Background:
Bacterial RNase P class A from Tateyamaria sp. Alg231-49, 377 nucleotides, folded computationally.
[in-house]
RNA sequence: GCGGAGGGGCGGAUGACCGCGGCAGCAAUGUCGAGGAAAGUCCGGACUCCCAAAAGAUACGGUGCCGGGUAACGCCCGGGCGGGGUAACUCGACGGACAGCGCCACAGAAAACAAACCACCGACCUUAGGGUCGGCCAGGGUGAAACGGUGGGGUAAGAGCCCACCGGGGGGCUGGCAACAGCACCCGCAUGGCAAGCCCCACCGGGAGCAAUGCCAAAUAGGGACCGCGUGGGCCGCAAGGCCCGGGGCUGCUUUUGCCCCAGCAGGUCCGGGUUGGCAGCUAGAGGGGUGUUGGUAACAGCAUCUCAAGAGGAAUGGUCAUCUCGGGGCGGUUCGCCGUCCUAGACAGAAUCCGGCUUACAGCCCCUCCGCGCAC
Numbered sequence: 001g002c003g004g005a006g007g008g009g010c011g012g013a014u015g016a017c018c019g020c021g022g023c024a025g026c027a028a029u030g031u032c033g034a035g036g037a038a039a040g041u042c043c044g045g046a047c048u049c050c051c052a053a054a055a056g057a058u059a060c061g062g063u064g065c066c067g068g069g070u071a072a073c074g075c076c077c078g079g080g081c082g083g084g085g086u087a088a089c090u091c092g093a094c095g096g097a098c099a100g101c102g103c104c105a106c107a108g109a110a111a112a113c114a115a116a117c118c119a120c121c122g123a124c125c126u127u128a129g130g131g132u133c134g135g136c137c138a139g140g141g142u143g144a145a146a147c148g149g150u151g152g153g154g155u156a157a158g159a160g161c162c163c164a165c166c167g168g169g170g171g172g173c174u175g176g177c178a179a180c181a182g183c184a185c186c187c188g189c190a191u192g193g194c195a196a197g198c199c200c201c202a203c204c205g206g207g208a209g210c211a212a213u214g215c216c217a218a219a220u221a222g223g224g225a226c227c228g229c230g231u232g233g234g235c236c237g238c239a240a241g242g243c244c245c246g247g248g249g250c251u252g253c254u255u256u257u258g259c260c261c262c263a264g265c266a267g268g269u270c271c272g273g274g275u276u277g278g279c280a281g282c283u284a285g286a287g288g289g290g291u292g293u294u295g296g297u298a299a300c301a302g303c304a305u306c307u308c309a310a311g312a313g314g315a316a317u318g319g320u321c322a323u324c325u326c327g328g329g330g331c332g333g334u335u336c337g338c339c340g341u342c343c344u345a346g347a348c349a350g351a352a353u354c355c356g357g358c359u360u361a362c363a364g365c366c367c368c369u370c371c372g373c374g375c376a377c
Base pairs, nucleotide, nucleotide: 001373002372003371004370005369006368007367008366009365010364012324013323014322015321016320017319018318020033021032022031023030024029035348039359040358042357043356044355045354046353047209048208049207050206052257053256054255055254056253060205061204062203063202064201065079066078067077068076069075080094081092082091083090084089095200096199100198101197102194103193104192117140118139120135121134122133123132124131125130148166149165150164151163152162153161167189168187169186170185172183173182174181175180213280214279215278216277223271224270225269226268227267232245233244234243235242236241246262247261248260249259250258287308288307289306290305291304292303293302294301295300326346327344328343329342330341331340332339333338
């Protein structure tokens, strides 16, 4: 200097005038007022209500190597293994194929417990073209994949038939919390792939959502139809009625507890009507940030101190002017370093209950670290 990789920051500033919303104030006025993604609605929660409460199991859904972090997560950090890359680095839907089922088209001889096409070798026959039988699957062909690979020996030709190494299996030792890794020994020298097909295993999970929900005011139709097994027994009491048993019902299922009802009841199903108003929820929290310090490889956690804060309600946070700055463009000059002048704020994009993540979009500028190549000293 060029190329690449990882991480971080900004993504305008100043002034004036006019305008909008919150808070404070009698008022004047003061002060605050969209993001790194506010987006997607993909995860996890806080919070609110429902299911009468609790527990359990099923169904369904989610996650899927190990260890740690976190309120929690499908997130983050570190590690292991595997893929990509020269590397920095990056990606992983990363438990199980010996529980079972299913699939592997076409091609090919043959695609799961096999199979033998061409070729090779041997014997016999022969019309000398070839045929039959046996051996063989090492070579070639087909395919995504063909029941180990390379080399040597051996054989009629061959084959783990034998040997060396690799690979595979077995148990053992060593290191590590672990996933795993390494070492030596032994062994018949082989038992495909797909689970991002169903499935099995481990772990986790009630359902809805601020249009949740609560209060006030107001209005309507105290609406209509259907279902509703059992409908009983005992005791006290003059009676009304009370108590107990029995029966029915209330969560998607079961159990325990609790509650309701026993007559057109509790409850269940369907149809229809009114309410379109106001207030709260609504913004100070598992808060954000700075500095210092302790522990930790890190994520992160603790302590101390300082500081910050949109709350609209059909939806505020804007408009104009001037100047500056970064970038871009036009013209002119240039000693090629740049200078003068003119134009231009210029990416993605807008809070709506809040927070922790992930994913996607992003013009331009700046900073840090690392890898590769080249050159110079």
Annotation: It matches the Rfam family "Bacterial RNase P class A". About the family: Ribonuclease P (RNase P) is a ubiquitous endoribonuclease, found in archaea, bacteria and eukarya as well as chloroplasts and mitochondria.